c-di-GMP-I-GGC riboswitch aptamer from Nitrospiraceae bacterium UBA6905, 77 nucleotides, folded computationally. The organism belongs to Nitrospiraceae, within Bacteria. It matches the Rfam family "c-di-GMP-I-GGC riboswitch aptamer". The literature on the family includes a 2017 paper in Proc Natl Acad Sci U S A by Weinberg et al., "Bioinformatic analysis of riboswitch structures uncovers variant classes with altered ligand specificity". The sequence was found by an Rfam model in a public genome assembly. The prediction has a mean pLDDT of 80.
[in-house]
RNA sequence: UCCGAGAAAGCCAAACCGCCCGCGAGGGCGGGACGGAAAGCGGCGGAUCUUCGUAUAAGAUGUCCGAGCUGCCGAAG
Numbered sequence: 001u002c003c004g005a006g007a008a009a010g011c012c013a014a015a016c017c018g019c020c021c022g023c024g025a026g027g028g029c030g031g032g033a034c035g036g037a038a039a040g041c042g043g044c045g046g047a048u049c050u051u052c053g054u055a056u057a058a059g060a061u062g063u064c065c066g067a068g069c070u071g072c073c074g075a076a077g
Base pairs, nucleotide, nucleotide: 002077003074004073011036012035016031017030018029019028020027021026040069041068044066045065046064047061048060049059050058051057
């Protein structure tokens, strides 16, 4: 370095529920854990989705895929 253990210590948190925000996709906070070794960071490429006001536009999804940057711990190999 690759790798990722019925390892340890921490971390995040799907569905669902409550309150709030948004036209909407969705988002924030709290509860809750399906899961996750990048489920950390940025919408960079693809993909999917939304739009009152048309749109060669403006948005949403980072837990759909790919790439980029950064990063905890460690047994076997």